Molecule: c-di-AMP riboswitch aptamer (ydaO/yuaA leader)
Organism: Clostridia bacterium
RNA sequence: CAGAUAUUUCAGCUGAACCUUCCGCGAGGAGGGGCGGGGGGCCCAACUCUGCAGCCCUCUGGGUUGCUUGGGGUGAAUCCUGGUUCGCCAGGUAGGGAGAUCCCAGCUUCCGAACCCGACAGCUAACCCCGCAAGCUAUUCUGGGGGUGUGC
Repeated sequence: CAGAUAUUUCAGCUGAACCUUCCGCGAGGAGGGGCGGGGGGCCCAACUCUGCAGCCCUCUGGGUUGCUUGGGGUGAAUCCUGGUUCGCCAGGUAGGGAGAUCCCAGCUUCCGAACCCGACAGCUAACCCCGCAAGCUAUUCUGGGGGUGUGC
């Protein structure tokens, strides 16, 4: 001097997942503000399909427990083609993110999952219920426009 790895601080990214008060030795608990999600009338819309197994009952029905193929929810994450040892793999794609204030135009690059409810939910005022996690970064490129601050 260069490279790699690890830790810490500052800063930053996806995401709703942030700020704060009190109690507690601590783990944690109870609140406030803020952000996010679900259920839930009239009107409107939509209309007749409502699965499987076990147990019980007043038995062609009802109750209850469990399951997931119907249906539904969070999410950007949907769909198509081909292959397959049927586990998955490859390519593409609706859609979504990053390149460090904001806007426009480029260029580059990445994701395009996973989980939950449990036969059941359209919208939906009042009202009711719930979440505030998890995982990452050495990336900060080009041109134009606007704004703010500081110094002279």